[in-house]
RNA sequence: CCAGUCGGCCGGAUGGCCGCCACUUUUUUAAAAAAACGUGGAGGAAAGUCCGGGCUCCAUGGAGACACGGUGCCGGAUAACGUCCGGCGGGGGUGACCCUAGGGAAAGCGCCACAGAAAACAAACCGCCGCGCGGUUUCGGCCGGGCGGCAAGGGUGAAACGGUGCGGUAAGAGCGCACCGCGCUCAUGGUAACAUGAGCGGCACGGCAAGCCCCACCGGGAGCAAAACCGAAUAGGGGCGACAAUGAGGCUUGGCUCCCUUGAGCCGGCCUCCGGUCCGUCUCCGGAUCGUCGUCCGGGUUGGUUGCUUGAGACGGCCGGUAACGGCCGUCCUAGAGGAAUGGCCAUCACGUGGGCGGUUUCGCCGCUCGCCUUACAGAACCCGGCUUACAGGCCGGCUGGCUAU
RNA sequence: CGGGGUAUAGCGCAGUCUGGUAGCGCGGAAGUUUUGGGUACUUCAGGUCGCAGGUUCGAAUCCUGCUGCCCCGACCA
Numbered sequence: 001c002c003a004g005u006c007g008g009c010c011g012g013a014u015g016g017c018c019g020c021c022a023c024u025u026u027u028u029u030a031a032a033a034a035a036a037c038g039u040g041g042a043g044g045a046a047a048g049u050c051c052g053g054g055c056u057c058c059a060u061g062g063a064g065a066c067a068c069g070g071u072g073c074c075g076g077a078u079a080a081c082g083u084c085c086g087g088c089g090g091g092g093g094u095g096a097c098c099c100u101a102g103g104g105a106a107a108g109c110g111c112c113a114c115a116g117a118a119a120a121c122a123a124a125c126c127g128c129c130g131c132g133c134g135g136u137u138u139c140g141g142c143c144g145g146g147c148g149g150c151a152a153g154g155g156u157g158a159a160a161c162g163g164u165g166c167g168g169u170a171a172g173a174g175c176g177c178a179c180c181g182c183g184c185u186c187a188u189g190g191u192a193a194c195a196u197g198a199g200c201g202g203c204a205c206g207g208c209a210a211g212c213c214c215c216a217c218c219g220g221g222a223g224c225a226a227a228a229c230c231g232a233a234u235a236g237g238g239g240c241g242a243c244a245a246u247g248a249g250g251c252u253u254g255g256c257u258c259c260c261u262u263g264a265g266c267c268g269g270c271c272u273c274c275g276g277u278c279c280g281u282c283u284c285c286g287g288a289u290c291g292u293c294g295u296c297c298g299g300g301u302u303g304g305u306u307g308c309u310u311g312a313g314a315c316g317g318c319c320g321g322u323a324a325c326g327g328c329c330g331u332c333c334u335a336g337a338g339g340a341a342u343g344g345c346c347a348u349c350a351c352g353u354g355g356g357c358g359g360u361u362u363c364g365c366c367g368c369u370c371g372c373c374u375u376a377c378a379g380a381a382c383c384c385g386g387c388u389u390a391c392a393g394g395c396c397g398g399c400u401g402g403c404u405a406u
Numbered sequence: 407c408g409g410g411g412u413a414u415a416g417c418g419c420a421g422u423c424u425g426g427u428a429g430c431g432c433g434g435a436a437g438u439u440u441u442g443g444g445u446a447c448u449u450c451a452g453g454u455c456g457c458a459g460g461u462u463c464g465a466a467u468c469c470u471g472c473u474g475c476c477c478c479g480a481c482c483a
Base pairs, nucleotide, nucleotide: 001402002401003400004399005398006397007396008395009394010393012349013348014347015346016345017344018343020041021040022039023038025036026035027034028033043377047388048387050386051385052384053383054382055223056222057221058220061285062284063283064282065281066280068219069218070217071216072215073087074086075085076084077083088102089100090099091098092097103214104213108212109211110208111207112206125154126153127150128149129148130147131146133144134143135142136141162180163179164178165177166176167175181203182201183200184199185198186197187196188195189194227306228305229304230303237297238296239295240294241293242292247273248272249271250270251269252268254267255266256265257264258263274291275290276289277288278287299482300481301480313332314331315330316329317328318327319326320325352372353371354370355369356368357367358366359365360364407479408478409477410476411475412474413473416432417431418430419429426463434450435449436448437447438446456472457471458470459469460468
């Protein structure tokens, strides 16, 4: 210098003028409100809503079984996660480095189209070999068929029941041996995934689990239009479905009526039993609530306040850790809102791009000048941690390969 | 703002759960029948299965991410 790879950051700047939203203070005003000054006012993704939490409600807690959903090598981080960090195995690259839903297919079920002999307790189309038979012959053979043996070779397929080599055999075959692969056992290292080594086994165990499933672990539901308070208005009206059911018994120092000496009736209160409902179903324990429960149609208001932004917060420094991250100290407060404010113009500069001129040996680069764009993706709506997706252009750093010079 | 569904030929829909040559009806074109038209009959054309990536030998179908369209919603009694 060229090519590449990984990580981090910025994502126009300054000034002037005119506007928008919120709030403090001051002034005017009886109040509502208005005006002035000041302060603050979008993002790295505010997005998709794909995960995980906080928060709020469903009155609510425990145990078990089943169902449903999710995750899936190992260890760690974290409030939690499907996220992140560090390792392991597999694959790609000369390399830096990148990709990886990566448990179980010797528990079971299912599927493997077409082609092919055969797609999974194996099988034999062509073929190879042995022994007979028939025909033919130029006596070398050739053709047809039978009974056995084989799975080396051909062919099909995405995939063919270990691979290569030597021996062996009529031909062959883990039939035997060596190496590789696979499985089991042991030892060593490692927290573990796993790695390495030794021995044994002659191979039994094809693929698919982002098919059902098995194993391990995790998981209640809804969502700020959650929810609480104040105010206003309306008819607590009607239909349908389920059920034996607007339940039963007892006590009563409460109230009312009758009678007034005991007492009786109604309303209410308490206790017991039974029944319904209570975050997918069932069972048990404990509890809440109602004596019916569920659902649909119809009616009214579509106002205010809270929730609402100080938080797993940001920045800086030190310490621990390989890292994710954690701890301590210091400083700071930074939109809160309603169908929704954060914008527009001008000037200068920077970036990009086009033309002209000049310099330079060419590609190209540099300088001057005139234009264009005057910047991409995009727009907070309860709040956080992630992931994913979109993004003009630019900056910084680490590392790798190649070339040249010293 | 929050939640749910759906996308297959010009139109309306099957097929997706359980992966193996993408189908049905209407519509379109050509032909036969008819003097002609309609009807009827026969044949044909027409599909990036919304887009991209992955799993798999193989994806409309399974998984992930985007895109378009449609639907639902507050409070009181």